[in-house]
Context: one part of a larger RNA
RNA sequence: UGACGGGGACCCGCACAAGCGGUGGAUUAUGUGGUUUAAUUCGACUCUACGCGCAGAACCUUACCAGCUCUUGACAUGUAUCUUAACUGGACGAGAAAUCGUCUGGGCCACUUCGGUGAAAGAUAACACAGGUGCUGCACGGCUGUUGUCAGCUCGUGUCGUGAGACGUUAGGUUAAGUCCUUCAACGAGCGCAACCCUCACUGUUAUUUACCAUCAGGUUAAGCUGGGCACUAUAACAGGACUGCCGGUGAUAAGCCGGAGGAAGGUGGGGAUGACUUCAAGUCCUCAUGGCCCUUAUGGGCUGGGCUACACACGUAAUACAAUGGCUGCUACAAAGAGAAGCAAAGGCGUAAAAGCCGGAGCGAAUCUUUAAAAGCAGUCUCAGUUCGGAUUGUCUUCUGCAACUCGAAGGCAUGAAGUCGGAAUCGCUAGUAAUCGUAGAUCAGCAUGCUACGGUGAAUACGUUCUCGGGUC
Numbered sequence: 001u002g003a004c005g006g007g008g009a010c011c012c013g014c015a016c017a018a019g020c021g022g023u024g025g026a027u028u029a030u031g032u033g034g035u036u037u038a039a040u041u042c043g044a045c046u047c048u049a050c051g052c053g054c055a056g057a058a059c060c061u062u063a064c065c066a067g068c069u070c071u072u073g074a075c076a077u078g079u080a081u082c083u084u085a086a087c088u089g090g091a092c093g094a095g096a097a098a099u100c101g102u103c104u105g106g107g108c109c110a111c112u113u114c115g116g117u118g119a120a121a122g123a124u125a126a127c128a129c130a131g132g133u134g135c136u137g138c139a140c141g142g143c144u145g146u147u148g149u150c151a152g153c154u155c156g157u158g159u160c161g162u163g164a165g166a167c168g169u170u171a172g173g174u175u176a177a178g179u180c181c182u183u184c185a186a187c188g189a190g191c192g193c194a195a196c197c198c199u200c201a202c203u204g205u206u207a208u209u210u211a212c213c214a215u216c217a218g219g220u221u222a223a224g225c226u227g228g229g230c231a232c233u234a235u236a237a238c239a240g241g242a243c244u245g246c247c248g249g250u251g252a253u254a255a256g257c258c259g260g261a262g263g264a265a266g267g268u269g270g271g272g273a274u275g276a277c278u279u280c281a282a283g284u285c286c287u288c289a290u291g292g293c294c295c296u297u298a299u300g301g302g303c304u305g306g307g308c309u310a311c312a313c314a315c316g317u318a319a320u321a322c323a324a325u326g327g328c329u330g331c332u333a334c335a336a337a338g339a340g341a342a343g344c345a346a347a348g349g350c351g352u353a354a355a356a357g358c359c360g361g362a363g364c365g366a367a368u369c370u371u372u373a374a375a376a377g378c379a380g381u382c383u384c385a386g387u388u389c390g391g392a393u394u395g396u397c398u399u400c401u402g403c404a405a406c407u408c409g410a411a412g413g414c415a416u417g418a419a420g421u422c423g424g425a426a427u428c429g430c431u432a433g434u435a436a437u438c439g440u441a442g443a444u445c446a447g448c449a450u451g452c453u454a455c456g457g458u459g460a461a462u463a464c465g466u467u468c469u470c471g472g473g474u475c
Stems, first nucleotide, its partner, number of pairs: 008475006015466002019430005026320008034311002042053002064306007073129001077128002079125006087106008109118003131295002134293003141288001142284003145280001152191006158167003171182003197272004202240007212229002216227003243266001246260005322423001326382006338371003343364002348359003389420001394415007436458007
C1' cells in the first nucleotide's frame, strides 16, 4: 500500500422482512456422477459445471469400438514419364461396403512450321511433403464467464514525507451514480457514470397500396366485394414533446429533497444495446489461429456394423399431475410476432362412428396468397371417490419421414389404467403489465422439442422496516 477480521460507523441490492408461486415427495423427459461395456468419444465441477458446448447422435454427424481396407494418401504445391480435351453416362461380375475387374456410349479446347506445343484432367514412380477432434488453455492470440451495470480505477503538474508513499479521490450535504454543491495544498485531466443509439407510450406533417372505409353509388346468403375516397385506423420517414421548465414548502442564498399544477408521459417515463482498472494461472489447443512436443504402412485416410440411447443407484434442471377456482360434452368470441419456392398450401374429396394422415391443387417469392390461437364466455353433466381426477406402463392395429425406424424416430385409433390425495430437513424465483397462468411462432431440421429464443391473451398479492442472513461500496 493492499487483503482479511466471529472490529466500529454509514449506505445499497428480491439480501432479509411482507407476500405470491415453486423445488425437495410421485411419474416421465433431459443433463451429470457412478457402475457396466469391445466402445459407452471429448470437454465443462461452488456461486460462475450438470435441458451446458449439442439451434436438434437411426446412416451421416462422430471425434469412440470391432472387422475389412489404402499408403504421396480424402485435400495443397512442386519434379519426371505416359495417356486423354475437359466433362458426362450405362451395363455386367466379386464384395457387407469401401474397393477391384471387364465391356460400352455421348462429348471433341487453343496455337501450329503439321513434327508438335500449351491449358486442364487422369495414370504411374520416387521424394520434398500432406494429414492428426494427438498432448500442453500452467507457452499463447482471439472469444467468453464472473466480480458487476457494482461506482469505482488512474494520470499530469504541484505540495508533504529520508523513503515506501500520501494529498488530489478526504470532510459537510446530496444522488441511481467519484451525480452535483460547499469547503479544503491542491489545480486540472483521462477511462468509467450520465447523455448521444434502438424500441414502447402522446401529437403533428408528408405519403396512401397490397392496409383502411366516414360520406356517395352499386352489389351479395354474407363480406371493402366493386366504383370511389385519404377523413379514420394502420403502415414508415421526418419533426415536436419532459427540462425539476412553472408554483409552494424545505435546505446554507447551494446542490438537492417534499408537495402541487398542467400534461399522453414527471423527476433516470418503461425496456434494450452499451460492461472502466482488475480478480479467479476461471473456460476454450474439439470453432478458428498458433509456439513447443509427439504419430507418419499410422495417433493419418476410406467403409460396414455397433456405440454415444447401457442401468442396482445418487444429484441438478424441467414437464405432467394429485382435481370442483376442476374434468368432460356442445355452442361461441378476441391477438401479436414470425415463416414460406427442394417451400407455405386454400376450396373440395377420401380415411375410422370420431384420427394421425392421404388425394387434390386455387393462390403466393407475399401489408395482396398460405400458415393464425388457447385460457376466457354461455349451456349441460359429473358431486368428493384413487373418481368421468391422473395419465405412466403394456398389448394390438395404423400413419408419416427417410436407401434404411431391430438396437434407436415421431404421430394416431382401440384396449390397458402404475405411482400420485400438495410433499421432511432444507431451498429457488419474482416489486407491475411483473409473478402466476394460457396458447402462438421461429431457429436447428428429411424426420424428431416437456429444451431454447421470441410473441401476444388473462392478470394479482405485498414491501412496517434494515435488528438479523448473504453479497457489494465508502471511511